[in-house]
Context: one part of a larger RNA
RNA sequence: CUGGGCGUAAAGGGCGCGUAGGCGGCGAGGUGUGUCAAGUGUGAAAAUCUCCGGGCUCAAACCCGGAAAGUGGGCUUGGAAAUUGCCUUGCUGGAGUCCGGGAGGGGGAAUCGGAAAACAGGGGUGUAGCGGUGAAAAGCGUUGAUAUCCUGUAGAACACCGGAGGGGAAGGCGGAUUCCUGGAACGGUACUGACGCUGAGGCGCGAAAGUCGGGGGAGCAAACAGGAUUAGAUACCCUGGUAGUCCCGACCUUAAACGGUGCACACUCGAGGUGGGAGCGGUUACGCGCCCGUCUCUUAGCUAACGCGAUAAGUGUGCCGCCUGGGGAGUACGGCCGCAAGGCUAAAACUC
Numbered sequence: 001c002u003g004g005g006c007g008u009a010a011a012g013g014g015c016g017c018g019u020a021g022g023c024g025g026c027g028a029g030g031u032g033u034g035u036c037a038a039g040u041g042u043g044a045a046a047a048u049c050u051c052c053g054g055g056c057u058c059a060a061a062c063c064c065g066g067a068a069a070g071u072g073g074g075c076u077u078g079g080a081a082a083u084u085g086c087c088u089u090g091c092u093g094g095a096g097u098c099c100g101g102g103a104g105g106g107g108g109a110a111u112c113g114g115a116a117a118a119c120a121g122g123g124g125u126g127u128a129g130c131g132g133u134g135a136a137a138a139g140c141g142u143u144g145a146u147a148u149c150c151u152g153u154a155g156a157a158c159a160c161c162g163g164a165g166g167g168g169a170a171g172g173c174g175g176a177u178u179c180c181u182g183g184a185a186c187g188g189u190a191c192u193g194a195c196g197c198u199g200a201g202g203c204g205c206g207a208a209a210g211u212c213g214g215g216g217g218a219g220c221a222a223a224c225a226g227g228a229u230u231a232g233a234u235a236c237c238c239u240g241g242u243a244g245u246c247c248c249g250a251c252c253u254u255a256a257a258c259g260g261u262g263c264a265c266a267c268u269c270g271a272g273g274u275g276g277g278a279g280c281g282g283u284u285a286c287g288c289g290c291c292c293g294u295c296u297c298u299u300a301g302c303u304a305a306c307g308c309g310a311u312a313a314g315u316g317u318g319c320c321g322c323c324u325g326g327g328g329a330g331u332a333c334g335g336c337c338g339c340a341a342g343g344c345u346a347a348a349a350c351u352c
Stems, first nucleotide, its partner, number of pairs: 004323003007306002012320001014205004021198003025091007034083001035080002037077004042072001050067006094195001095192003098188003106181007113158001118153002121151005129140002166173001210251006219245002224240004262319006270297008279288003301308002325352003334345004
């Protein structure tokens, strides 16, 4: 240097944008960088390997003499030109632009709505209980509770529709309307003409909890308090209840961030469902094939098995990330980041 792997055994980075780098479509001309050829010298210690001859009585091993071979790198040549690189030129299939009508909880902001629970808000009716549990108690209630009706206030979340359904790179997104705004699919095939793929570093996004400042606070509820249970009960159950949960701004950067499956491209039997788009046939209903998404079953193939199976874990190519026995340990130390909590990077002794 080569050789093995990463759904569940160790192993896919949480996700994107993108720098360097790596890799890169079809055709023509040139060049001759890689590459190959020929020549030449260099390096080749011996042994080893191959061949020839000889010695141990033969032979193997072994020994002696000789020949040949030997990775690489250098120089030379009017050498080769398929391939690689470079230069020039062209192409349209990759990629992108444009036009068209549609789909969508994609993102941001503002405004509005109804249901429900709550209120030591107000008012009416009404009287002795209510509440809660396995059973109770604590708690609430004659200063009139619980129940019930009218009204007001405030915050949070949006029943049905709702779907194996949709859109998003991921995290994640669900009441309605308006404004601003990203992306994708389909159809047309007008334009550019390889503008591409991946992506070490880098930058951005990133649930929940947590942090800082300011607001808000109905319900829920870590901590905490009380009541139970129990041998105990720092719990499970009950009654309360503060951070928090909500909004604005700034941090944190983690996760079973999961499809436990990196991204891109190509190829490879079938069947069924569903979302979007355009088309053909049909009066509607509906039927038929096409493209994109999504779900189920399955052939070949793959797999240790489970299973995967055109949305591959099949067959290939390119690029990145990662793994190398268990514990010690995702720890110590150091460095970087953070207000902190902590995060990222990441050992060893020792031990089995």